[in-house]
Model confidence (mean pLDDT): 80 of 100. This is a predicted structure of a 74-nucleotide RNA (transfer RNA) from a Eubacteriales bacterium. The organism belongs to Eubacteriales, within Bacteria. Rfam family: tRNA. From the family's description: Transfer RNA (tRNA) molecules are approximately 80 nucleotides in length.
RNA sequence: GCGCCAUUAGCUCAGCUGGAUAGAGUGCCUGGCUACGAACCAGUAGGUCGAGGGUUCGAAUCCCCCAUGGCGUG
Numbered sequence: 001g002c003g004c005c006a007u008u009a010g011c012u013c014a015g016c017u018g019g020a021u022a023g024a025g026u027g028c029c030u031g032g033c034u035a036c037g038a039a040c041c042a043g044u045a046g047g048u049c050g051a052g053g054g055u056u057c058g059a060a061u062c063c064c065c066c067a068u069g070g071c072g073u074g
Base pairs, nucleotide, nucleotide: 001073002072003071004070005069006068007067010026011025012024013023019057029043030042031041032040050066052064053063054062
């Protein structure tokens, strides 16, 4: 240099053939329980879906381009 893969909550990851409100586990916080904690139970908050642009009535999803990381190859 070229090719491929990944990028979604603090962390680990789902998200089907584009469809109407973006999710789970874990963690943080609050409450319950307990003599106090842990565990367990209940609940809240937390996201411009890596940046930018395009297509479409509608984009996390399709297209272009850039960035970061990984793998392969000359």